[in-house]
C1' cells in the first nucleotide's frame, strides 16, 4: 500500500422566494417514512502510525455578498480491528 470481512462516523453553511431556487467549502454533503423525536436506504470518509468524528462551541482572530470558509483552539479531552498479499 492493497483486498476481504467486522466496527466508527458525517452528510453542513449563506443568501432569497409568486415560482420554489439560487450560490459556497469539500472526501462526503441526499432520498424515502415519520407521531417532525427518529428512522432506513445511498453515498464518502475513518479504524490506535487514530484531526473520520465528537466535546470545548452560540469560542478567538481573520476572510467574505454572508457563512460553520481560512487559522487558532490542538504535544487537549474522547473515539472503531482481525487475517491475508505485495513493496521499501
Nucleotide at each position: 500500500c492493497c483486498a476481504c470481512u467486522a466496527g466508527g462516523g458525517g452528510u453542513g453553511u449563506c443568501c432569497g422566494u409568486u415560482u420554489u431556487g439560487g450560490a459556497c467549502u469539500g472526501a462526503g454533503a441526499c432520498a424515502a417514512g415519520g407521531u417532525u423525536a427518529c428512522u432506513u436506504g445511498a453515498u464518502c470518509c475513518c479504524u490506535u502510525u487514530g484531526a473520520a468524528c465528537c466535546u470545548g462551541a452560540u469560542c478567538u482572530a481573520g476572510u467574505u455578498a454572508g457563512g460553520a470558509c481560512u487559522a487558532g483552539c490542538g504535544u487537549a479531552g474522547g473515539a472503531a480491528a482481525g487475517u491475508g498479499g505485495a513493496g521499501a